RNA sequence: GCUCUGGAGAAUCUCGAUGGUGAGUGCCGAAGGUGCAAGGCCCGUUUGGGCUGAAUCUCUCAGGCAAAAGGACAGAGC
Numbered sequence: 001g002c003u004c005u006g007g008a009g010a011a012u013c014u015c016g017a018u019g020g021u022g023a024g025u026g027c028c029g030a031a032g033g034u035g036c037a038a039g040g041c042c043c044g045u046u047u048g049g050g051c052u053g054a055a056u057c058u059c060u061c062a063g064g065c066a067a068a069a070g071g072a073c074a075g076a077g078c
Stems, first nucleotide, its partner, number of pairs: 001078006011025001013024003026065003032061001033059001035057001039052005
């Protein structure tokens, strides 16, 4: 990486539109994306500055809020 299985959260909201797929408000975090700790490295040696730096944390850009699809992660097989 592929296949199979399991897999959460949150309005089947309101209005418009009839060939229209939009707008508004309220919410969710587990595709993706953003930000950061400790630590490490470098410079300077006036207790400093710079780089790097994880997540299921954070933000909610994207995405999502019946079903379907998707889905981090887990198990099995290759």
Predicted 3D model of a 78-nucleotide RNA (Glycine riboswitch aptamer) from a chicken gut metagenome. Its mean pLDDT, the model's own confidence on a scale to 100, is 82.